[in-house]
Background: Predicted 3D model of a 352-nucleotide RNA (Bacterial RNase P class A) from Spirochaeta sp. UBA2779. Of the family's consensus pairs, 95% are formed in the model. The coordinates come from a structure-prediction model, not an experiment, and the mean pLDDT is 75. Taxonomically the source falls in Spirochaeta (Bacteria, Pseudomonadati, Spirochaetota, Spirochaetia).

RNA sequence: AAGACGGGCCGGGUUGCCGCUGGUUUAAACCAGAGGAAAGUCCGGGCUCCGCAGGGGAUGAUGCCGGGUAACUCCCGGGCGCUAUUUCGGUUUGUACCGAGACAGUGACAGCCAGUGCCGCAGAAAAUAUACCGCCAUUUAAAUAUGGUAAGGGUGAAAUGGUGAGGUAAGAGCUCACCGGGCCGACCGGUAACGGCGGUUGCAAGGUAAACCUCAUCAGGAGCAAGGUUAAGCAGCGGAUAGGUUCCCCGCCUGUUAUCCGCGGGUAAAUCGCUGAUGAUUUUUCCGGUAACGGGAAAACCAGAUAGAUGGUAACCGUAAACAGAACUCGGCUUACAGGCCCGUCUUUUUU
Numbered sequence: 001a002a003g004a005c006g007g008g009c010c011g012g013g014u015u016g017c018c019g020c021u022g023g024u025u026u027a028a029a030c031c032a033g034a035g036g037a038a039a040g041u042c043c044g045g046g047c048u049c050c051g052c053a054g055g056g057g058a059u060g061a062u063g064c065c066g067g068g069u070a071a072c073u074c075c076c077g078g079g080c081g082c083u084a085u086u087u088c089g090g091u092u093u094g095u096a097c098c099g100a101g102a103c104a105g106u107g108a109c110a111g112c113c114a115g116u117g118c119c120g121c122a123g124a125a126a127a128u129a130u131a132c133c134g135c136c137a138u139u140u141a142a143a144u145a146u147g148g149u150a151a152g153g154g155u156g157a158a159a160u161g162g163u164g165a166g167g168u169a170a171g172a173g174c175u176c177a178c179c180g181g182g183c184c185g186a187c188c189g190g191u192a193a194c195g196g197c198g199g200u201u202g203c204a205a206g207g208u209a210a211a212c213c214u215c216a217u218c219a220g221g222a223g224c225a226a227g228g229u230u231a232a233g234c235a236g237c238g239g240a241u242a243g244g245u246u247c248c249c250c251g252c253c254u255g256u257u258a259u260c261c262g263c264g265g266g267u268a269a270a271u272c273g274c275u276g277a278u279g280a281u282u283u284u285u286c287c288g289g290u291a292a293c294g295g296g297a298a299a300a301c302c303a304g305a306u307a308g309a310u311g312g313u314a315a316c317c318g319u320a321a322a323c324a325g326a327a328c329u330c331g332g333c334u335u336a337c338a339g340g341c342c343c344g345u346c347u348u349u350u351u352u
Stems, first nucleotide, its partner, number of pairs: 001348010012317007020033004035323001039334002042332005047223004054250004059219005064078005079109001080107004085102007110214002115212002117208003132153002134149005161179006180203001181201005187196003227272004236263005242254003279301001281300008
């Protein structure tokens, strides 16, 4: 200097004139006035209501360990697996194979000898799973026939551990070395997941559970059109015995002056909820912690529309303006985003 990956910030500004909504005000003046995602409505809460919200089932959700949080399927840290790059070591003629470390990315990360399924086509054979080609031995004049083999090749997403040596008729853990795996451990480290070490064993019971299923844990329902207050208005008729905020059962409560269902008539406006008022709030700073985050101190009050508010214009600045507009509210996740700036890690090249 270039590239790749990850993270963060901004995403128009200043002045004047006119205009819109709220507060304050007699009025004027003054003050305030859409987002990092306001989007999706996916997850979890706050809040409101329901005389069961209690027990069981169904149903649904989550799934390595520890920590954070009001809570979560979210966040932080760690572990293990896989992928790519790179360094070192072992075997080897070498390609290559195996192992350890660093860094980055990623995981829908409990269980496949509890059971039931599925793995089409291709291929000899797809799990109670093999011999097509090839190799070797015998036979035949030759074709052929018989036997052995699973190292080489082919098919496939996947074919009964890997590399090397010995051995063999040719081969094979057949034997051995190094790795890998299974089993055992009252050993070592760690809160734990897990890692290490030791012993033993030629050796392993394919894959798939975002397949049914099994295990563990969790879940009352409905939702601001929730739910209150005031005002206005009256016309009832018929039916049921049950009704009680997902479904089923049990329990419990209310009940014929109650409740529910159907048809029909009348009224339907204002206000609270609704905004920053102790709010899981914002900003600055100190302490603790690897971090997420927690605690202390100080300061601040920051939109509340309801046919739904922030626009127009002039000048200047500017590298430049994308995605896009609150509707009770908060913590996350996901998706969209032109351009500019900053930080970190890795790789390559150049110079000293």